[in-house]
RNA sequence: AGUAGGACGGGCGGUCGCCGUCCCGGUUCGGAUAUUUCGGAUCGGGAGGGAGGAAAGUCCGGGCACCACCAGGCAGGAUGCCCGCUAACGGCGGGGCGGGGAAACCCGACGGAUAGUGCCACAGAAACAUACCGCCCUUUCGGAAACGGAAGGGUAAGGGUGAAAUGGCGAGGUAAGAGCUCACCGCCCGGUCGGUAACGGCCGGGGCAGGGUAAACCCCAUCCGGUGCAAGGCCAAGUAGGGGGACGUAGGCGUCUGGCCAGUCCUCGGGUUGGCCGCUUGAUCCUUCCGGUAACGGGAGGACUAGAUGGAUGACCGCACAGAGAUCGACCGCGGGGAGGAAGGCUAGAUCGUAAACUCGCGGCCGGACUUGGACAGAACCCGGCUUACAGUCCGACUUGUC
RNA sequence: GCGAGAUAGCUCAGGCGGUCAGAGCGUCGGAUUCAUAACCCGGAGGUCGAGAGUUCGAGUCUCUCUCUCGC
Numbered sequence: 001a002g003u004a005g006g007a008c009g010g011g012c013g014g015u016c017g018c019c020g021u022c023c024c025g026g027u028u029c030g031g032a033u034a035u036u037u038c039g040g041a042u043c044g045g046g047a048g049g050g051a052g053g054a055a056a057g058u059c060c061g062g063g064c065a066c067c068a069c070c071a072g073g074c075a076g077g078a079u080g081c082c083c084g085c086u087a088a089c090g091g092c093g094g095g096g097c098g099g100g101g102a103a104a105c106c107c108g109a110c111g112g113a114u115a116g117u118g119c120c121a122c123a124g125a126a127a128c129a130u131a132c133c134g135c136c137c138u139u140u141c142g143g144a145a146a147c148g149g150a151a152g153g154g155u156a157a158g159g160g161u162g163a164a165a166u167g168g169c170g171a172g173g174u175a176a177g178a179g180c181u182c183a184c185c186g187c188c189c190g191g192u193c194g195g196u197a198a199c200g201g202c203c204g205g206g207g208c209a210g211g212g213u214a215a216a217c218c219c220c221a222u223c224c225g226g227u228g229c230a231a232g233g234c235c236a237a238g239u240a241g242g243g244g245g246a247c248g249u250a251g252g253c254g255u256c257u258g259g260c261c262a263g264u265c266c267u268c269g270g271g272u273u274g275g276c277c278g279c280u281u282g283a284u285c286c287u288u289c290c291g292g293u294a295a296c297g298g299g300a301g302g303a304c305u306a307g308a309u310g311g312a313u314g315a316c317c318g319c320a321c322a323g324a325g326a327u328c329g330a331c332c333g334c335g336g337g338g339a340g341g342a343a344g345g346c347u348a349g350a351u352c353g354u355a356a357a358c359u360c361g362c363g364g365c366c367g368g369a370c371u372u373g374g375a376c377a378g379a380a381c382c383c384g385g386c387u388u389a390c391a392g393u394c395c396g397a398c399u400u401g402u403c
Numbered sequence: 404g405c406g407a408g409a410u411a412g413c414u415c416a417g418g419c420g421g422u423c424a425g426a427g428c429g430u431c432g433g434a435u436u437c438a439u440a441a442c443c444c445g446g447a448g449g450u451c452g453a454g455a456g457u458u459c460g461a462g463u464c465u466c467u468c469u470c471u472c473g474c
Base pairs, nucleotide, nucleotide: 001399002398003397005395006394007393008392011319012318013317014316015315016314018050019049021047022046023045024044025043026042027041028040029039030038031037032036052376056387057386059385060384061383062382063381064228065227066226067225076224077223078222079221080220081095082094083093084092085091096110097108098107099106100105111219112218116217117216118213119212120211132159133158134155135154136153137152138151139150140149141148142147167185168184170182171181172180186208187206188205189204190203191202192201193200194199232277233276234275235274242268243267244266245265246264247263251261252260253259284303285302286301287300288299289298290297291296321374323372324371325370327368328367329366331364332363333362334361335360336359337358344352345351346349404474405473406472407471408470409469412428413427414426415425421459430446431445432444433443452468453467454466455465456464
């Protein structure tokens, strides 16, 4: 100078407050009763507890609860090298391959483009079956010839276009060319060896078997029933009275008529808007031993560590401690001036080549006094991950450079 | 615990990625009118919410973040 990992993330004291739990005492209400006892509310006192590494985003996975359900399939979604871990995962560990770096180390949506379909702007002849320029051959016309024009054909070596042009490079070969042939490299196929596998090494063969894009549709393999603690369960309270519409038959009033009353049904509007459980003992945490490269698993001992519901975990004061700012002093380093191709050296040429005192600026470190000063952020059913935010401190590990 | 969206000053289009950055209103200039409005002609105005990635190429596809709205 850098690369990876772990731990902490404000401390101590005092005063005042907030939210649960337990205990004691007083007052009051209710139940059962003979003293007494049980439960609730409230007041006072005491003991002990009270946010995170991300509590966040809600991006994945699971537990739990209810609903649905024979198995299974379609649709839809997710994942995608291999092996393992796990309750599960898109997570983690190890390995393979590819890429970056001098290295420590880091990064990778890393199945399939001969299953099919689509797209590839502009440019370019052609972006999937293509000859623009060029090169070459044949015929023919002109010409003495060189050569030029036309027609037909061969050619992807060269030029040009493009992000991308039909394996690369060299030699042979050819009319010119071309995997047309050969060596090496790449690719594909087969065998064999190592490895659980991904894959790698070696040997042999093929002569290229046809561009890119799947974070385009899609194909293949694997996984997924839905909804979420406002899940869900229990208790209490509420259903009054009223407006509108239909019926008004079998009730009542009435001479008759829904005309009135009762009644039935629909609807509008009104009322109830509380409490308890779920709820925190759990794939839990700490110490230690064993197995495993590791993720992780197993054993032993110990611990109990927030449960609010307008939502508590805070405020003030004092003391030290990091840190930050500006200032003063000492030291060190770098750069400018001093410093002129000077002094000087020698092979006597513009060949070598400046040093210090002093001074200015910047940076580092140490010390003194002063001012300031503690990041990101707040549980809400629980847990495993990922992602994002984060002042600063501490601890070991590794790489490279200089002394 | 879930679902949508962000494009010019405002309201909105942009199909399965390419010359596709547009429309209306507004604004500015001109013309018309005695003057103003309307009508007519012309112009300016955009990191497509931010940052990465895939691709030759991203407003569009994928991921992360920010903000807004709704249940």
Molecule: RNase P RNA; transfer RNA
Organism: marine eukaryotic metagenome